RNAcentral holds the sequence, with entries from ENA. The RNA shown here (Archaeal signal recognition particle RNA) has 314 nucleotides and comes from a Thermoplasmatota archaeon. The source organism's lineage runs through Archaea, Methanobacteriati and Thermoplasmatota. A source record names the gene ffs.
């Protein structure tokens, strides 16, 4: 002096980028990217710096004589943009289809137990009659008999209660008539009827009378049924008169061999919506290309540094 091994030191690394701000560079702020991406402290009236600017203070970790690699090339990927292409939505142009008409070709359900066409009637509407069904409304009138039972009026008789007669009228009963009847429930504080305990009135008595409650009955009324001089309704039915009608269905008649439907072609018409194609407009989105910008990672150019101690070998 060189090399090898060990130790140490300087150094390096411990994310990067953009915007904002600044005369300018970093940091704190915001955003992007991206990770195994150390800790603490202060920092927009700001903190540290000056082209050697890619933070400052303090403490760790890794590495270590090496380290960086901002430049170049490659490259995983992110963000943005929306020029081109593709995609989606809406609008909209044109053409065609869907739709209609008649024509031609084809198909042939059905068809002489009658195709198609034509005529006619009905189904519909208005008015109206009968029936059916279903509602409303309604409760007649008359005669006769009995010393039957009441009411009203009048006359007469009796000492009172009261009695007698006449006329009118009502009820009851019977018969007839009628739609004007039947069953059943309730039923008048009194002002309808009958009966009327007790009590009351008149009377010497006999007796007579009024009459509350209760009971019966009636007017009245609820309900059920029947009936019909009367008044209605109806999606049913049989008639009459008139009107309407092929949109559909049905009956009948005439004629007598085709024919519904589908498919195809070409022509004309129509075209609201839908479908297909088409040259566009607007918007969305961000798949590809392009453009802008950032970046893990890799190579290379390039740059700074290459110090100290120990052992061994030559």
């Nucleotide at each position: 002096g060189u090399g090898u091994a060990g130790a140490a030191u300087a150094g390096a690394c411990u994310g990067g980028g953009g915007a904002g701000g600044u005369a300018g560079g970093c940091g704190u702020u915001c955003c992007c990217u991206g990770u195994u991406a150390c800790c603490a402290g202060a920092a927009a009236u700001c903190g540290c710096c000056u082209u050697u600017a890619u933070g400052c203070u303090g403490g760790g970790g890794u590495u270590g004589a090496a380290c960086u690699g901002a430049u170049u090339a490659g490259g995983c990927g992110a963000u943005g943009u929306a020029a081109c292409g593709a995609u989606c939505a809406u609008c909209a142009u044109u053409u065609g289809a869907u739709c209609c008409a008649a024509u031609u070709g084809u198909u042939g359900a059905c068809a002489a137990u009658g195709a198609g066409a034509c005529c006619u009637c009905g189904u519909c509407c208005u008015u109206u009659g009968g029936g059916a069904u279903u509602g409303g409304a309604g409760g007649u009138g008359a005669u006769a008999a009995a010393u039957u039972c009441g009411u009203a009026u009048a006359a007469c008789c009796g000492g009172a209660g009261g009695g007698u007669u006449a006329u009118a009228u009502g009820a009851u009963u019977a018969u007839c008539u009628u739609u004007a009847u039947u069953g059943u429930g309730g039923a008048u504080a009194c002002c309808g009827g009958g009966u009327g305990a007790g009590g009351c009135a008149c009377g010497g008595a006999a007796g007579u009378g009024a009459g509350c409650a209760g009971c019966c009955u009636u007017a009245c009324u609820g309900u059920a049924a029947a009936c019909u001089g009367c008044c209605g309704a109806u999606g049913c039915u049989c008639g009459a008169a008139g009107g309407g009608u092929u949109a559909a269905c049905g009956g009948g008649g005439u004629u007598g061999a085709g024919a519904a439907u589908g498919c195809a072609a070409a022509u004309g018409g129509g075209c609201a919506g839908u479908c297909a194609a088409u040259a566009g407009a607007u918007g969305a989105a961000a798949c590809g290309u392009g453009c802008a910008c950032c970046c893990a990672c890799u190579c290379a150019a390039a740059g700074u540094g290459u110090u100290u101690c120990u052992a061994c070998a030559c």